[in-house]
A computed fold for a 72-nucleotide RNA from an archaeon, annotated as transfer RNA. Rfam family: tRNA. Gene Ontology term of the family: triplet codon-amino acid adaptor activity. About the family: Transfer RNA (tRNA) molecules are approximately 80 nucleotides in length. The coordinates come from a structure-prediction model, not an experiment, and the mean pLDDT is 84.
RNA sequence: GGUCCUGUGGUCUAGUGGCAUGACACUUCCUUGACGUGGAAGAGAUCGCAGGUUCAAUUCCUGCCAGGACCA
Numbered sequence: 001g002g003u004c005c006u007g008u009g010g011u012c013u014a015g016u017g018g019c020a021u022g023a024c025a026c027u028u029c030c031u032u033g034a035c036g037u038g039g040a041a042g043a044g045a046u047c048g049c050a051g052g053u054u055c056a057a058u059u060c061c062u063g064c065c066a067g068g069a070c071c072a
Stems, first nucleotide, its partner, number of pairs: 001071007010024003018055001026042005048064005
């Protein structure tokens, strides 16, 4: 330098055009003498960045950035 893959709450992850899913972690409450376990509720995401297509983009297209694999 070329080809391809990945990028989504603090972490891991589902979602492939129409309300962004779950687990762990966090907060509050219940339970306990207390801690833990268990139960209930809650908060937490400009979906890597910029543009385009579309009535509507996490999703499709282009460029860029970061990480990875292969080729040279």